[in-house]
């Protein structure tokens, strides 16, 4: 030029206007309280896969802590990583001319168990040629298979060995907290009843009655006790649990850039710099305007589309999707100097 291998990068751009959704600042408003709105100004607002939820973890809760059984899982060797079924590196096997790609690569000298088709015979044996025989068998050869008597093959059979793994999932859970009912705990108030060398009143007198003070002071109760009868069971506070109701958990994290060092690489470590959605689990969008792409048509132009797909406790994988367009290394073949 052609045909391929690997591995990155990108996922339409700049503007302006409305519009929501957080956040932050100001002045307001609303709740008892925790805490909220709405409105101006500023700032910010999808994704490499946010997906599928399939592996590993942060994290929360249950359990006083441990151990172990069941169950699960992982599987060459070594190294990374918080962990991992993920990544590096290598070796061994299979693929492909190569570049490279794939691998369900621990053990059948502990038990079980399976071993198609050809084969006498697949662990129970001896048909066939040929030797030898003590006539019981013995040796050897052919010949079928993936594997033939030999400590056979098979563990994407059980098992066994090493090694991991408690369960549950952000609706996880935490914290602030009305009002009425209950629950402790406390305090005032109030009856019966005593006391008074206190005031009125009333009787002849003992003495009654009413008043003020003082003491008592209950509630499974007081008045000495039992009976009947009275009389009191009211008001405040605190205080703890839980409801309405509000916050967190929820965006500063095993984090992103940039650069120097250590390693073959996975990946690590120094040192600058950033802060980058976040819910009512419900915002992230419409208009134009000028360009970029493709496609279409009546072609100076015009219309119409802009791959796959959207967060939802938060990472670190692995899997599927994905139009174009870019870039870097590499390997065939052809063919020019």
């Nucleotide at each position: 030029c052609g045909a391929g291998g690997c591995g990155g990068u990108u996922g339409g751009a700049u503007g302006g206007u409305c519009g929501c959704g957080c956040g932050u600042c100001g002045a307001c408003g609303g709740g008892c309280a925790a805490c909220c709105g709405g409105c101006g100004g500023c700032g910010u607002g999808a994704g490499g896969a946010a997906a599928g939820u399939c592996c590993g973890a942060g994290c929360a809760c249950c359990g006083c802590a441990g151990c172990g059984c069941a169950g699960g899982g992982u599987a060459g060797c070594g190294g990374g990583c918080a962990a991992c079924a993920c990544c590096c590196g290598u070796c061994c096997g299979c693929c492909g001319c190569g570049a490279g790609g794939c691998g369900a690569g621990g053990a059948c000298c502990a038990g079980c168990g399976c071993c198609a088709c050809a084969g006498u015979g697949a662990c129970g044996a001896u048909g066939c040629c040929g030797g030898c025989u003590u006539c019981g068998g013995c040796c050897g050869g052919a010949g079928u298979g993936a594997a033939a008597c030999g400590c056979g093959g098979c563990a994407a059979g059980c098992u066994c060995u090493a090694c991991c793994c408690g369960g549950u999932g952000c609706a996880a859970g935490g914290c602030c907290a009305a009002a009425u009912a209950g629950g402790a705990g406390g305090g005032c108030g109030c009856a019966a009843c005593c006391c008074g060398u206190g005031c009125g009143g009333g009787g002849c007198a003992a003495c009654c009655c009413g008043c003020c003070g003082g003491g008592g002071g209950a509630g499974a109760g007081g008045c000495g006790c039992g009976c009947u009868g009275c009389c009191c069971a009211g008001c405040c506070c605190u205080c703890g649990g839980g409801u309405c109701g509000g916050c967190c958990g929820c965006a500063u994290g095993a984090g992103c850039c940039g650069u120097c060092g250590g390693g073959u690489a996975a990946c690590c470590g120094g040192c600058g710099g950033c802060c980058g959605a976040g819910a009512c689990g419900g915002a992230u969008g419409g208009c134009c305007a000028u360009c970029c792409g493709u496609g279409g048509c009546u072609c100076a132009g015009c219309c119409a589309c802009g791959a796959c797909a959207g967060a939802a406790c938060u990472c670190g994988g692995c899997u599927u999707a994905c139009a174009g367009a870019c870039c870097g290394c590499c390997u065939c073949g052809c063919u020019g100097a």